[in-house]
RNA sequence: AGAGUUUGAUCCUGGCUCAGGAUUAACGCUGGCGGCAUGCCUAAUACAUGCAAGUCGAACGAGAGUGCUUUUGCACUCUAGUGGCGAACGGGUGAGUAACACGUAUCUAAUUUGCCUUUUUGUGGGGAAUAACCGUUGGAAACGGCGGCUAAUACCGCCAUAUAGGUUAUCAUUAGGCAUCUAAUGAUAAUUAAAGGUGCGAGUUUGCAUCGCAAAAAGAUAAGGAUGCGCUGCAUUAGUUAGUUGGUAAGGUAACGGCUUACCAAGACGAUGAUGCAUAGCCGACCCGAGAGGGUGAACGGCCACACUGGGACUGAGACACGGCCCAGACUCCUACGGGAGGCAGCAGUAGGGAAUUUUUCACAAUGGGCGAAAGCCUGAUGGAGCAAUGCCGCGUGACUGAUGAAGGCCUUCGGGUUGUAAAAGUCUGUUGUAGGGAAAGAAUAUUAAUAAUAGGAAAUGAUUUUUAUUUGACGGUACCUUACCAGAAAGCCACGGCAAACUAUGUGCCAGCAGCCGCGGUAAUACAUAGGUGGCAAGCGUUAUCCGGAUUUAUUGGGCGUAAAGGGUGCGUAGGCGGUAAUAUAAGUCCAAGGUUAAAGAUCGAAGCUCAACUUCGAUUCGCCUUGGAAACUGUAUAACUAGAGUAUAGGAGAGGUUAGUGGAAUUCCAUGUGUAGCGGUGAAAUGCGUAGAUAUAUGGAGGAACACCAGUGGCGAAGGCGACUAACUGGCCUGUAACUGACGCUGAGGCACGAAAGCAGGAGUAUCAAAUAGGAUUAGAUACCCUAGUAGUUCCUGCCGUAAACGAUGAGUACUAAAUGUCGAUUUUUAAUGUCGGUGUUGCAGCUAACGCAUUAAGUACUCCGCCUGAGUAGUAUGCUCGCAAGAGUGAAACUCAAAGGAAUUGACGGGGACCCGCACAAGCGGUGGAUCAUGUGGUUUAAUUCGAAGCAACGCGAAGAACCUUACCCAGAUUUGAUAUCCAGUGCAAUGUUAUAGAAAUAUAGCGGAGGUUAACACUGAGACAGGUGGUGCAUGGUUGUCGUCAGCUCGUGUCGUGAGAUGUUGGGUUAAGUCCCGUAACGAGCGCAACCCUUGUCAUUAGUUGCUAACAUUUGGUUGAGGAACUCUAAUGAGACUGCUAGUGCAAGCUAGAGGAAGGUGGGGAUGACGUCAAAUCAUCAUGCCCCUUAUGUCUGGGGCUACACACGUGAUACAAUGGUCGGUACAAAGAGUUGCAAACCCGUAAGGGCAAGCUAAUCUCAAAAAGCUGAUCUCAGUUCGGAUUGAAGUCUGCAAUUCGACUUCAUGAAGUUGAAAUCGCUAGUAAUCGCGGAUCAGCAAUGCCGCGGUGAAUACGUUCUCGGGUCUUGUACACACCGCCCGUCACACCACGAGAGUUGGUAAUGCCAGAAGUUCGUAUCUUAACAGAUUACUGGGAGAGCGACCCAAGGCAGGAUUGAUGAUUGGGGUGAAGUCGUAACAAGGUAUCCGUACCGGAAGGUGCGGAUG
Repeated sequence: AGAGUUUGAUCCUGGCUCAGGAUUAACGCUGGCGGCAUGCCUAAUACAUGCAAGUCGAACGAGAGUGCUUUUGCACUCUAGUGGCGAACGGGUGAGUAACACGUAUCUAAUUUGCCUUUUUGUGGGGAAUAACCGUUGGAAACGGCGGCUAAUACCGCCAUAUAGGUUAUCAUUAGGCAUCUAAUGAUAAUUAAAGGUGCGAGUUUGCAUCGCAAAAAGAUAAGGAUGCGCUGCAUUAGUUAGUUGGUAAGGUAACGGCUUACCAAGACGAUGAUGCAUAGCCGACCCGAGAGGGUGAACGGCCACACUGGGACUGAGACACGGCCCAGACUCCUACGGGAGGCAGCAGUAGGGAAUUUUUCACAAUGGGCGAAAGCCUGAUGGAGCAAUGCCGCGUGACUGAUGAAGGCCUUCGGGUUGUAAAAGUCUGUUGUAGGGAAAGAAUAUUAAUAAUAGGAAAUGAUUUUUAUUUGACGGUACCUUACCAGAAAGCCACGGCAAACUAUGUGCCAGCAGCCGCGGUAAUACAUAGGUGGCAAGCGUUAUCCGGAUUUAUUGGGCGUAAAGGGUGCGUAGGCGGUAAUAUAAGUCCAAGGUUAAAGAUCGAAGCUCAACUUCGAUUCGCCUUGGAAACUGUAUAACUAGAGUAUAGGAGAGGUUAGUGGAAUUCCAUGUGUAGCGGUGAAAUGCGUAGAUAUAUGGAGGAACACCAGUGGCGAAGGCGACUAACUGGCCUGUAACUGACGCUGAGGCACGAAAGCAGGAGUAUCAAAUAGGAUUAGAUACCCUAGUAGUUCCUGCCGUAAACGAUGAGUACUAAAUGUCGAUUUUUAAUGUCGGUGUUGCAGCUAACGCAUUAAGUACUCCGCCUGAGUAGUAUGCUCGCAAGAGUGAAACUCAAAGGAAUUGACGGGGACCCGCACAAGCGGUGGAUCAUGUGGUUUAAUUCGAAGCAACGCGAAGAACCUUACCCAGAUUUGAUAUCCAGUGCAAUGUUAUAGAAAUAUAGCGGAGGUUAACACUGAGACAGGUGGUGCAUGGUUGUCGUCAGCUCGUGUCGUGAGAUGUUGGGUUAAGUCCCGUAACGAGCGCAACCCUUGUCAUUAGUUGCUAACAUUUGGUUGAGGAACUCUAAUGAGACUGCUAGUGCAAGCUAGAGGAAGGUGGGGAUGACGUCAAAUCAUCAUGCCCCUUAUGUCUGGGGCUACACACGUGAUACAAUGGUCGGUACAAAGAGUUGCAAACCCGUAAGGGCAAGCUAAUCUCAAAAAGCUGAUCUCAGUUCGGAUUGAAGUCUGCAAUUCGACUUCAUGAAGUUGAAAUCGCUAGUAAUCGCGGAUCAGCAAUGCCGCGGUGAAUACGUUCUCGGGUCUUGUACACACCGCCCGUCACACCACGAGAGUUGGUAAUGCCAGAAGUUCGUAUCUUAACAGAUUACUGGGAGAGCGACCCAAGGCAGGAUUGAUGAUUGGGGUGAAGUCGUAACAAGGUAUCCGUACCGGAAGGUGCGGAUG
């Protein structure tokens, strides 16, 4: 510090996810030790048992026990009680609380404070009771009742003491302050106290010391109260409040105060968020973060609140009291049913809940607390131990040497590699461990005893200090040290596709499974599972949960709003925010300095102590707030000014600015009349409709409503919506000039108010046109649409609503600044031609900005001010609540759930029922076909035991197959065989092998023979065992190779440079030209490569060389180059060359080139062939071959016989032959090329009607043979017929090949003589030696189903105006929501399943209020029925006084009743939404998406949607 993920790729926006750290954690696997910490986050649920607050005999009486004396008694211990102090601390928890609860700062002149400290003074004399105890009595118990005795530091209305001090009231002086006032001093009046105990001395008292007690002053500590600031979410909580706000008076309190009461006033709080609801203890701090900040509030510390729930007071210095009291309630327990008892949110512990949290431990040794004079007692505070890897920190599980790189495992290209110096083995060490021994600190200013000193005192206790001795350790014989012993007892967990370090094998086969995101898995998975290996961390590792970070993804630091989410439809204006120039004053903000505070702990820095570290200790530092002093630039405030902002005045100006009234012409429609006759109208084409009852057309006249042609313009005006004939009236704003006046009067603007297209609503008026709905006609598969004919609301006016639009510049308002160029509107200036200036409105364009597109003085630039709005997509602008509206609906406006994207701009492609250009037998123009018939052949289908397999639009179908009777052959049936028909290796045997006969059998095969001078390591054959052979078995979607196709189309790329953030672009585009990315010109490109062309073959001309088997001009000869002697001229053969290059001429053009011509055998790539760029189609082929993996191995291998591949209702493709006279038949006759041939071609001759047979010359081929070319030419005949056309089919007889011709060959002869008379829709080939037509040859091959295929020559046309259309292709451009690329993408209803949510007759809970009833305990008040030791009167029996009980009153908890509010849960049914495999119906959108789309609104329709009106261009 970033990374992954939207795309074919790119940049951006934007969400999701990851890497880090942390935790009071939990779970899974694993687990050696120690130190230090931590340990119910859930049920503030219920609790068994034990303990957690007592102590004092030096306050008091009594009782019991022990010891000594035993005579009274003395000493000690214990117990309950009276009394004192404590129990308000310490410990726990976080329910409540949104509050002066907490934090911080300040105030208390409005307060209290036990014990403690300091100072002063005092502590005299009396009195009456009561518990314990005794007796008696009630009760189950808890607990009492009555009578009697007694003490105090308990109690007292008694007396005395106070010139001190306090309190209360009034007044005075001084000082000060903050309004009431405060402090000190003084005066007057009233009032106000006590308790003793112990020790010592002296001894009759008085006394001294100490602990107490009382009064007072001060301190310290602790507490109460008040205030400023800070302190969660929701506005779908906007109004709240009657003791409420204030005043006067009184009461009450320690104290202020509506704290309480009476009276008076009507206030108080609130958009700077009151009230309400929800949630929550607050803080120091803790975690994260660079910081700002976000989250948290365990442990430790401070504060608050609570103690089963609710209420209440008592005591006390302090409580409204966790281990106190009273009452009510719920719950639990005891009971003799009459009554009682209880409160672990103290420490342990139990149950329950839960993913989850410990021992019913030791000790008061230390620290601290309570009581005590003290010893001491008490202390679940605390100190320790136990349990738990819960966390942090530290240590260990060994170290060194050790290669033959052992064995084993895993992988393997079989060579090896890896685990791996790892192990073994050798030499060491002993942290830890085990055993033995030693052994702390924590303990002293403590305790006890003694000693000494100091001050004071009559002295002694005592106080303060010193010294010596003594006693005290839970942890614990623990830490630590030391000796001995053995490498011995001590390593796991997770991961290994990318992010993200680490890879292979096997298994599995969209299964099982994984997954944080992207995503893996459908037979070669580095992603599942296992193994080996590797990486990471390590006594832990991983997962889950939560928080921060990354996330600049709420943006103060530090974001945005033209198109990504986001500018309010527009203005006016309130609060608020911000505000021109130059002064003076002030000092609120601001800045500087000093002081106070900011508890401790923590954190940071520096040190120190535990062996280190964690941990602990010491020192230093700190936001903020407050106080004081100072500065005066800026902001604020005050005062008085200025004129540049703003406004006024005045002179001009333009304009569809607004409102009202009037006027006008053109057109549509309707009415009347005339003329006139058969159609009109409408469409792609039609029809509905109108018309002989006279339409349309035309002419004249009239009626009525609505809208204003031309002018008209990126022209004008207006805030926006919007505004368009003319005239008048009224009226708003704007611009220019002048610079007289005011003097900051300004900008923005939450709420608020006003305006606001169209549609729509209400009530009237009007209604010509147009026209939702509706009807009819068309179109269509359908057509609730597009088109047509009609047509109602509406469209128009008035009045009132509505308040929305793509209300758009998708761009809020204002101010200032920042290059230019060029139009236009309105003013103005000037020398009237230009040029300037101001205000609008457009275009281009620099800097700058932007993701890009683009914006660019009319900013989307540079800055400032104010307002509005955004924070992933869908759900959804929906639900719910509220407000507005007559309604339609508008405004405000979520969540659950689902997804990992949704989106913007640009790029390259592909596509378009987009555009432009170009090409091609693509169309057109022609010629001939196919499609109809019969047959051949291939395919589908069907059939079959099998009809083997493959090929499937073009680019499968006379294709693989250039030859299925057996073989082939892969299929079927049957019979055989198993190391095999064939290869390599091993062992053994052999008179074997080769050859050959017989028998059985369908054959394979089996059996039995013959023969074998050839062989002896070999080879061959057989036998045997296994390694292996074998497979036309699967996968062409694992592959190689080969091939098809687009397409012989002109394209496809690269290097460097340049442009762009980038994908990419440029080059390769443009203007011409070409068959061509062929070439030229231009050009940020310059070059290059693969293609094109050329080079190659063939053909066309010539030359040279060569001259047999070919040729023959001249000679001779022949029927004949037949032959001879010759020749090398010609043809030809086959090798080498030449030739053609737009080279020349003319025209045209910049050029390339084009056109015409000449010459030439050939002319513009001369004709033909071979040659196939980058790539596309997971195209074809595992059955040519090769090959990975899988499968079979007495079979899916091999051998044999037979059958099948040849089936046959039918469909399709490709062909053959025809339908005839340009012909058929018969006769005569002419001219090729290219091939093949010894297992062959076979002449001539003979036989046969013929196929063929016989015999046989020649030929290994320019020599011989196949071999006859056919169409043609010529003569004859047929005469338009199902024929002398046509030949299928069938019968008979043959020939040939072959082991074999039945399934199933070809050919011959004779006989037979189907269909067919030129072929519907549709469709194919061909542009010249081509089509058409005619024959010839070859491969395969024994033969042949060949009419196929591959070649050869003969004869030999027609047509092309041209590119509108069809198909295919290329280039450029445009749109795109496509990229698997239009066979794309994609919308809505319906049906089914699941999920969450809304509505819902209701049902059932909670909460907080309101009204009424009721009213426990208790305080206060009242009353005077009863009771009463202290005192007084009074004298023995009463009275007074006060106190108490009772009773009553106010208040009030629980409880009851009532109607509402609010908030949960649930609910038959219902509504839309989301998600699902390949369902149904259509095709709305994306291309002009086939009717451009979208917005608002209204109506309609199965559904997407359609139509009307207005608007936008996206």